Source information
This is a predicted structure of a 75-nucleotide RNA (Glycine riboswitch aptamer) from Pulveribacter suum. NCBI's taxonomy places the organism under Bacteria, Betaproteobacteria, Burkholderiales, Comamonadaceae, Pulveribacter. The RNAcentral record of the sequence draws on Rfam. It matches the Rfam family "Glycine riboswitch aptamer". From the family's description: This family represents the bacterial glycine riboswitch. Glycine riboswitches usually consist of two metabolite-binding aptamers domains with similar structures in tandem. The aptamers cooperatively bind glycine to regulate the expression of downstream genes. In Bacillus subtilis, this riboswitch is found upstream of the gcvT operon which controls glycine degradation. Its mean pLDDT, the model's own confidence on a scale to 100, is 81.
[in-house]
RNA sequence: CGUCAGGAGAGAGCCCCCGCGCGGGGCCGCCGAAGGCGCAGGCAGCGGCCAAACGCUCAGGCAAAAGGACUGGCG
Repeated sequence: CGUCAGGAGAGAGCCCCCGCGCGGGGCCGCCGAAGGCGCAGGCAGCGGCCAAACGCUCAGGCAAAAGGACUGGCG
């Protein structure tokens, strides 16, 4: 890195468009485990390097699906 399995959290919220549905837009309320950013901390002693499951929520997400840090098996 690939593949298989497991894998949490938070409104199936309200309004509008569309004949309905799918879908789209707006409005608040939330989540934190893709990513991103910040620091704690560590390495170092250089104008540096790494940086969490902590923090922020830009992005993403809040029925299902999809995604999903991380864990295990196999290659």